A computed fold for a 249-nucleotide part of an RNA from a bacterium, annotated as large-subunit ribosomal RNA, domain VI. The full RNA is in RNAcentral, with records from ENA. Its Rfam family is "Bacterial large subunit ribosomal RNA".

Context: one part of a larger RNA
């Protein structure tokens, strides 16, 4: 900015990507060989590179989560606590994010074809896979997988609407450097708060008992808690603005 307004959904012209290899078992110590040695074809299991998605297990991280500790300062002071010292060290660790984890995949199939072997078969009574006709054959090509795709200016197609639609704004995140993408704006669970569950940390604090004390028990599987799931309008998504309205030109 074009595709005749706008949204949803879509067809494939054309491109990209992938189709990797080993090792055992049987078949069968068989065919083949004197024998040493040892197949083809066919079945079957397993592995390794590679590559997608993924976070149930397993391992990492996890400087706003837990606890435990050393110095030293603050809270007057005991407890309890902040701060500071590489996150002060250490021990764990939720989500997210990863791989050392998981799961999935390469399959077969169908044309046409190389090199190779072939039918029939003349020129040349004969012979010839070739001159004329037909075949069979490879991880290679190509369809089938998968991905992008109508700027495919040949700008397609189908739905449905046309006082449609889309933009700013604003709560936000499965997106994200910004744009962009995608939820959602009260006819509402977007984000905080809140409550309840999951799920980590280990059994707060303050009280009592036992001890001379350090400490230990019991209240208490408590007590704290980032991001998880699920409910709750309590706070915030108000309020308005821009463009466009071609079917009817």
């Nucleotide at each position: 900015c074009g595709u005749g307004g706008a949204a949803a959904c879509u067809u494939g012209a054309g491109g990209g990507u992938a189709c990797g290899c080993u090792u055992c078992u049987c078949u069968a110590g068989u065919a083949c060989g004197a024998g040493a040695g040892g197949a083809c074809c066919g079945a079957g299991a397993a592995g390794c590179a590679c590559g997608a998605a993924c976070c149930u297990c397993c391992u990492g991280u996890g400087u706003a989560c837990c606890a435990g500790u050393u110095g030293u300062u603050c809270u007057g002071c005991c407890a309890a606590g902040g701060g500071c010292a590489u996150u002060g060290c250490u021990g764990g660790g939720u989500a997210g994010c990863a791989g050392c984890g998981u799961u999935c995949g390469g399959u077969g199939g169908g044309g046409a074809u190389a090199a190779g072997c072939g039918c029939u078969g003349a020129a040349a009574g004969c012979a010839u896979a070739u001159a004329a006709g037909c075949g069979c054959g490879a991880a290679g090509c190509u369809c089938u997988a998968u991905c992008c795709a109508a700027g495919a200016u040949u700008a397609g197609g189908u739905u449905u609407c046309a006082u449609a639609g889309a933009c700013u704004c604003c709560a936000g995140g499965g997106a994200g450097a910004u744009g962009a993408c995608c939820u959602g704006g009260u006819u509402g669970a977007u984000a905080g708060g809140c409550g309840g569950c999951a799920g980590g940390u280990a059994u707060a604090a303050g009280g009592c008992c036992a001890g001379c004390a350090a400490u230990g028990g019991u209240u208490u599987c408590a007590g704290c808690c980032g991001a998880g799931c699920c409910g709750u309008a309590c706070u915030a998504a108000u309020a308005a603005g821009u463009c466009a309205u071609u079917c009817u030109g």